A computed fold for a 487-nucleotide part of an RNA from an uncultured bacterium, annotated as small-subunit ribosomal RNA, 3' major domain. Its Rfam family is "Bacterial small subunit ribosomal RNA". The full RNA is in RNAcentral, with records from ENA and SILVA.
Context: one part of a larger RNA
This record gives sequence, C1' cells and structure tokens, in this order.
RNA sequence: UGACGGGGGCCCGCACAAGCGGUGGAGCAUGUGGUUUAAUUCGAUGCAACGCGAAGAACCUUACCAGGGCUUGACAUGCCGGUGGUACCGAACCGAAAGGUGAGGGACCUAAGGGGUAACUCUUGGGAGCCGGCACAGGUGGUGCAUGGUUGUCGUCAGCUCGUGUCGUGAGAUGUUGGGUUAAGUCCCGCAACGAGCGCAACCUUACCCUUAGUUGCCAGCGGGUAGAGCCGGGCACUCUAUGGGAACUGCCGCCGACAAGGCGGAGGAAGGUGGGGAUGACGUCAAAUCAUCAUGCCCUUUAUGCCCUGGGCUACACACGUGCUACAAUGGCCGGUACAGCGGGAGGCGAUGGGGCGACCCGGAGCGGAUCCCAGAAAGCCGGUCUCAGUUCGGAUUGCAGGCUGCAACUCGCCUGCAUGAAGGCGGAAUCGCUAGUAAUCGCCGGUCAGCAUACGGCGGUGAAUACGUUCCCGGGCCUUGUACA
Repeated sequence: UGACGGGGGCCCGCACAAGCGGUGGAGCAUGUGGUUUAAUUCGAUGCAACGCGAAGAACCUUACCAGGGCUUGACAUGCCGGUGGUACCGAACCGAAAGGUGAGGGACCUAAGGGGUAACUCUUGGGAGCCGGCACAGGUGGUGCAUGGUUGUCGUCAGCUCGUGUCGUGAGAUGUUGGGUUAAGUCCCGCAACGAGCGCAACCUUACCCUUAGUUGCCAGCGGGUAGAGCCGGGCACUCUAUGGGAACUGCCGCCGACAAGGCGGAGGAAGGUGGGGAUGACGUCAAAUCAUCAUGCCCUUUAUGCCCUGGGCUACACACGUGCUACAAUGGCCGGUACAGCGGGAGGCGAUGGGGCGACCCGGAGCGGAUCCCAGAAAGCCGGUCUCAGUUCGGAUUGCAGGCUGCAACUCGCCUGCAUGAAGGCGGAAUCGCUAGUAAUCGCCGGUCAGCAUACGGCGGUGAAUACGUUCCCGGGCCUUGUACA
C1' cells in the first nucleotide's frame, strides 16, 4: 500500500421486510449428471454450466460408431517426366452407395511451316487438361496453463489513474481525505495542492405541440353511389406516416440550507427535478470461458488422427437435478353470437374471392417486390345458453385405428387432423425464485432458424393489480476508520 475480520461509523441495491405470482409434488417438453451402448461426437460445471454453444440432429448437418472404399488425395501452389484418340461425355458390368472396370463418341488455346479463293485442313513444337513422381495438402487431433481475437462476471457499481508541485531516507502519501449534497469522484465549500485523462452525464427512442409533405386517413363539408364499403368525383382539415423544429432548465413562487451546492412543497404544463425505455460496461479481478466460429506458436498424425460413401448413433433409460409447458377447475369448462391491436414477414415467396373435405388439407389461381395485395378470423373481453362440485362436460398423458403435409426417404426418429381411449393430478415437505407500474400476473400475435418440425429464443401489442412501516437481521456493493503472525 492492499486484502481480510462472526471490528466500528456512514450509505446503497427486489438485499431483507411488506405484497403478488411461482418453483420444489403430477403428466409432458427440454438440458444436464449418471448408467447403458459398437457409438450414445465435443465443449459449458457455484453465483457467472444445466430450453447453454444448437437462430431448427430423419439423410445432409456430424465432428461419433460399424462396414465398404480412396490415396498428390474433397481443396491450394510449385517443380520434373510422360501423354492425341488426351481432356471431356459415357452404354454396359460388379456394388447398398462411394468406388472399380470400361464398349463407344470426342474437343479447346497458341507459334512456325505446308495445302486451299474461303470455310477449313495437315505436320512439328508449346499451353490447358490428364497420368506418374517429388515438394506438399489435410486433421472439429493435443495444449484456452504458450497465444490473438471474442465473451461472461464483479457491475451501470462509482470508481481507476496521470503531469507538475509539496511531504517522506524509502515503499509511498497528498490531490481522491474533510463539512454538506447527488443516481453519480454529481456539484458546492474548505484544504499543499493546482490541473488533466479513462469512467458519470451529454447520445437514440418514446410521451406533447408546430412546420413541411400528402395515391395511408376522412362524409369532417359537398356531389355521386351501394346489399355493404373512401367505393367514385373531390379535398388534406382531422387521424396517421415521415422530415425539420419547439418544449423541461429546479426556469418561476414559498420554505429549509453556509448568502453555496442542493432539498421539500406549490403553480403552470403533455411531461417534471436523471419523465419512461434502450444503447453505452473505466483501471482491473477470476492462469474465468472458447485451439469446435476464426486466426495462431509448439507437439502429434500422414495408404492415416486425412478423404468419400451406406447404415446406425447424437432421440438409449432403473434413476437424480436444473429450466419450462399444461393442469388440478365455477373469477372455471363447453356451445352460439359479437368487438378492439401492435411489431413484423412475403418472389422457386405470401397466396385472396370461389369450389371440395367433419378436419388437417386439397383443387384453383386474383392481387402483391407490397402504408396499396397477402400472411391475418388476434385472444383474453362482452352478450346469451349450458354444466353444479363430481376426479366431473375438470385435466389431458398414454394407446389403437383412419387420414393429411413436407421431403429421394418419416421403421429406428417429423409435424398436423379425425374418431376412440381417457392416466397422474384435488394447489404441492424441507427449501427456493421473480417482480416496485403500464411493472407483476394474465391474453394472444409476429419474426429469425427452417423443405418439414418451437412448450425454446427475440420482439409486439391487449387487459391490468397488490405492497414498501422501515434498514435490526440474510446476501452483494461503495466511502472513511481500526486490528492483523496474510501478500
């Protein structure tokens, strides 16, 4: 100087408390451990691994296993030699394919020379290609304790440092401590310090208004028109969309305060005292993670630890754990009717009207590279009906049969539909998690991945709470101080 303390002081954070909903019990989905296996490829392992790398394992992917094959190799560059019936195409045969054998067909560029008016053709040489050889390729083989890059975490925490000066023999201190204040090393005051840098803030978006602009919107005002409809003329006023600007700054008033910084209350305002959300992650810590994204040193391997193929496996299952989905019902289930979003996506794509099917879906194809067409009926909600507390008209697992779709192919191992079957489950032990407001809870919608496959992930809107006395205690953190046999 740091680190640590079941030392002290001050102060924060859904840290506790207050409150709401869960997990832990059930079934299923998914990941992991374990076990099994020819293989169940590899990595991630307290917080910070476990719906994680996987934003899509039937083949492919695929790195694993078995079997079949190939070796200058699936791919790159260079050198040497050979090669015209060569490169290339390829019937047929063996084969699961890969691969092997291979009838037949059959070129290109260029230099010189010959023939021909020309198209073209012949000879020789070179190139390309191919074959053989060499040098090498290749490796998701090892080492994240050799590395770059990237990432997690403490932590969006308020800290971490430097120059000069001053103090100290020195390590170092001071500044950065102190008194206030803040979300903040934020600001004010003081001070042997005076300044500065990386962080904080300033950025983007959303909420209000205005300008500009109107193939979206509007009977708002007029005219036409319909079964209905901005459907048409017409108009940009409103909504909206987009551009530019304004607006919030403790600016105003009162009180408190050191007359400061600032705090409390109030007015006005769409909005207050960093308005809400996002992006942004200082010096560093964990020899944290990743050699399998990529790059890379060294080591190892080269008829194989490389490469191709078929099939299997990653989907196993006596168990254990994590994360989820669906429930156990009446604030509910089912049936009928009816209303209102936002973000998005669409060309080998989205696919309307119409027709067929109980349905999944099929036939068909209008329109749309899209504020214009389509995906696209949002759902919870509201109105009416029914069920009456029952393992039930709750719950939907499991299984049987019949179908649909994608795809070369759904046996291992896809999704969906119909009929039948209807399991556990009556709110969950010890324990444990999330959340402070348009949040939790609840409801659906969209997207990426993707041929197909979503209870996951990323977004979007609808409905919309309860509670916070307080900081003693648990956990994590910041500043000052104290002790120390630790560095």